A computed fold for a 108-nucleotide RNA from Oceanobacillus indicireducens, annotated as SAM riboswitch aptamer (S box leader). Its mean pLDDT, the model's own confidence on a scale to 100, is 82. NCBI's taxonomy places the organism under Bacteria, Bacillati, Caryophanales, Bacillaceae, Oceanobacillus. Rfam family: SAM riboswitch aptamer (S box leader). About the family: The SAM riboswitch is found upstream of a number of genes which code for proteins involved in methionine or cysteine biosynthesis in Gram-positive bacteria. It was read from a public genome assembly, where an Rfam model found it.
RNA sequence: AUCUUAUCGAGAGAGGUGGAGGGACUGACCCUUUGAAGCCUCAGCAACCAGCAAUUUUUUGUAUGGUGCUAAUUUCAGAAGAAUACCUGUGUAUUCUAAAGAUGAGUU
Numbered sequence: 001a002u003c004u005u006a007u008c009g010a011g012a013g014a015g016g017u018g019g020a021g022g023g024a025c026u027g028a029c030c031c032u033u034u035g036a037a038g039c040c041u042c043a044g045c046a047a048c049c050a051g052c053a054a055u056u057u058u059u060u061g062u063a064u065g066g067u068g069c070u071a072a073u074u075u076c077a078g079a080a081g082a083a084u085a086c087c088u089g090u091g092u093a094u095u096c097u098a099a100a101g102a103u104g105a106g107u108u
Base pairs, nucleotide, nucleotide: 001108003106004105005104006103007102008101013042014041015040016039017038021031022030023029025078026077027076028075043070044069045068048066049065050064051062052061053060054059074100080097081096082095083094084093085092086091
């Protein structure tokens, strides 16, 4: 990097450094010199995998380790469709499924 699969409406921040961006992309909207991204330290959330314990034999708990995460539903919509309602404008709104993205686990 490719592929498969599960989840994505909850939750959780301080300091130092840095000096203008960031929220994947497009459009909107938002955060940001009352200090962005990145890097370092400590803290926290969570429970995907391993561990440990219990056991109702398939789950429950734990938080030791490996990850991940700590503004806003994955910020919203779109990158494709379907259904329904309003309504006759190639329109508006809602719901669902895809697609795209993120993270874990496994394969190549």